[in-house]
RNA sequence: GCCUUUGUAGUUCAAGGGAUAGAACGUGGGUUUCCUAAACCUAAGAUUCGAGUUCGAGUCUCGGCGAAGGUA
Numbered sequence: 001g002c003c004u005u006u007g008u009a010g011u012u013c014a015a016g017g018g019a020u021a022g023a024a025c026g027u028g029g030g031u032u033u034c035c036u037a038a039a040c041c042u043a044a045g046a047u048u049c050g051a052g053u054u055c056g057a058g059u060c061u062c063g064g065c066g067a068a069g070g071u072a
Stems, first nucleotide, its partner, number of pairs: 001071007010025004018055001027043005048064005
């Protein structure tokens, strides 16, 4: 260089074209306790970027960027 796969909360993963984008762990606040831990309640937090298709895109297509693998 070329080919393939891949990119979603802080982390690990969900989401068959019709979402309020969820779960667990983690984090903040609260209840309880003399204090801490545990338990319970609650809150914040994400679709890599740009185009295209579509009434509608996290999902399909193309390109950029990043990551992993393969190849002379």